The part of an RNA shown here (large-subunit ribosomal RNA, domain IV) has 319 nucleotides and comes from a Chloroflexota bacterium. The prediction has a mean pLDDT of 84.

Context: one part of a larger RNA
RNA sequence: CCCUCUUUAAGGAACUCGGCAAUCUAACCCCGUAACUUAGGGAUAAGGGGUACCCUUCUAUGAAGGGUGACACAAGCAGGCCCAAGCGACUGUUUAACAAAAACACAGGUUCAUGCAAAAGCGUAAGCUGAAGUAUAUGAGCUGAUACCUGCCCAGCGCCGGAAGGUUAAGGGGAGAUGUUUUAAAAGCAUUGAACCGAAGCCCCGGUAAGCGGCGGCCGUAACUAUAACGGUCCUAAGGUAGCGAAGUCCCUUGUCGGGUAAGUUCCGACCCGCACGAAUGGUGUAACGACUUGGGCGCUGUCUCAAAGAGGGACUCG
Numbered sequence: 001c002c003c004u005c006u007u008u009a010a011g012g013a014a015c016u017c018g019g020c021a022a023u024c025u026a027a028c029c030c031c032g033u034a035a036c037u038u039a040g041g042g043a044u045a046a047g048g049g050g051u052a053c054c055c056u057u058c059u060a061u062g063a064a065g066g067g068u069g070a071c072a073c074a075a076g077c078a079g080g081c082c083c084a085a086g087c088g089a090c091u092g093u094u095u096a097a098c099a100a101a102a103a104c105a106c107a108g109g110u111u112c113a114u115g116c117a118a119a120a121g122c123g124u125a126a127g128c129u130g131a132a133g134u135a136u137a138u139g140a141g142c143u144g145a146u147a148c149c150u151g152c153c154c155a156g157c158g159c160c161g162g163a164a165g166g167u168u169a170a171g172g173g174g175a176g177a178u179g180u181u182u183u184a185a186a187a188g189c190a191u192u193g194a195a196c197c198g199a200a201g202c203c204c205c206g207g208u209a210a211g212c213g214g215c216g217g218c219c220g221u222a223a224c225u226a227u228a229a230c231g232g233u234c235c236u237a238a239g240g241u242a243g244c245g246a247a248g249u250c251c252c253u254u255g256u257c258g259g260g261u262a263a264g265u266u267c268c269g270a271c272c273c274g275c276a277c278g279a280a281u282g283g284u285g286u287a288a289c290g291a292c293u294u295g296g297g298c299g300c301u302g303u304c305u306c307a308a309a310g311a312g313g314g315a316c317u318c319g
Base pairs, nucleotide, nucleotide: 001314002313003312004311005310006309007308008307010305011304014303019300027051028050029049030048031047036041038145053067054066055065056064057063058062080298081297082296083295084294085293086292087290088289092104093103108143109142110141111140112139113138114137120129121128122127147284148283149282151215152214153213156212157211158208159207160206161205162204165203166202167201171197172196176192177191178190179189180188216234217233218232219231220230243277244274255271256270257269258268259267
């Protein structure tokens, strides 16, 4: 010096990206317990006191009172707490060996397919799963408890339905032409071949956005100024509704105002000029839950001021 551990005056997060790490807390009994809430919870909330050994009394596995003492459960085991916000409802699942999460799943919602020899899947097939099930079922997609909701656009792409017309393959059809044969023709045989008929699909018509997706620009205007409820104009399939908003989304930006601090690029509450939120690629809230993320406080401590001492094992020296 390194590893593991023990203790520490005064201070108590001044350490640090960050209380990382390590303390504190902890059993049982009594009292007491807020906001909020889906009325179950939250809750061991928080907070306060007592018990453990001995003696006495009593209504006697206990209670009350008193006492000793090293505040005593053999050891071991054995919550630190609170406030505010984000995300995900929850218990669960996951990158065996750098990620446990806000990712996946989930109950619930919704759409589509499927009438049973089901759809769908595996297989060349036989056959099997689906299912010894039968639409309150099965398969597939999206969303993700619950609450309040889920706006406008079918022009494009897709899907579903329609069938009058157009286009149209194989096939049908066979006008006509040519070859062969013949002196010539006809017939036969062969080759080629127009019109016409001809399915689905596409064109076409309609529907469909909890299908893929999309959801404007410029100019003017109110008796201070500013702003623009209002008007004009261009374009579009339609021009973003409710709600939320510097957000895990905001470039400018440490936006501006307020709160918290002596001091706050973080945090919380607002504002709205949303570079580039927005409604099941769901929107906004929400009790409970979380080895999740962010900010603050109390307690606590060798994290630190600032280091010291000790135990064990290494390293090192000698044998």
The RNAcentral record of the full RNA draws on ENA.